[in-house]
């Protein structure tokens, strides 16, 4: 050098074109429980890697870029 893969709340994750106001766990905060902690209940805060394009509509398809993982070549 060239191929595939992958990028989502602090973390691990659902999504495969309109059910997304983007759920759910696990942590966080308030609160109730409880003598007190844990644990267990209620509510909240929290995220689509950046840019372009297609579409009436993109988290999702396609391109670039950027990280990251993987394979093959080169190493005179």
């Nucleotide at each position: 050098g060239c191929c595939c893969c992958c990028a989502u709340c602090g973390u691990c994750u659902a999504g495969g074109g309109g059910a997304c106001u983007a759920g759910g766990a696990c942590g966080u905060g308030a609160c109730c429980c409880u003598u007190u902690c844990a644990a267990g209940g209620u509510c909240a805060a929290g995220a689509c890697c950046g840019g372009g394009g297609u579409u009436c509509g993109a988290a999702u398809c396609c391109c670039c870029g950027u990280g990251g993982g993987g394979g093959c070549a080169c190493c005179a």